This is a predicted structure of a 96-nucleotide RNA (SAM riboswitch aptamer (S box leader)) from a soil metagenome. Of the family's consensus pairs, 97% are formed in the model. The coordinates come from a structure-prediction model, not an experiment, and the mean pLDDT is 81. The sequence is in RNAcentral, with records from MGnify.

[in-house]
RNA sequence: AUCAGGAGAGGUCGAGGGUUCCGGCCCGAUGACACCUCGGCAACCUGCCCGCGAGGGCAAGGUGCCAAUCCCGGCGAGCCAUGUGGCUCGGAGGAU
Numbered sequence: 001a002u003c004a005g006g007a008g009a010g011g012u013c014g015a016g017g018g019u020u021c022c023g024g025c026c027c028g029a030u031g032a033c034a035c036c037u038c039g040g041c042a043a044c045c046u047g048c049c050c051g052c053g054a055g056g057g058c059a060a061g062g063u064g065c066c067a068a069u070c071c072c073g074g075c076g077a078g079c080c081a082u083g084u085g086g087c088u089c090g091g092a093g094g095a096u
Stems, first nucleotide, its partner, number of pairs: 001096003008038005016027003021074004039066003044062003047058004070093001075090006
């Protein structure tokens, strides 16, 4: 700095998983999660190309990612409501 966008098939394994806690919700023996292979997405770093520059492009190498907004909430402010909640914005935490 960004996080409402994007991108899945096959194989192995065998019970939990969605980072941790709580609540919710969801995924999971029609095999989740994890790992491997291949494929893909993106364009952060390197590289290359265009450009005076601002900037733009490619995707070769290195990362990352490929259920759900970072799955949603937890804290604060504002607004609305008043069977205790909803919406918006921000913060905290996290990931890159």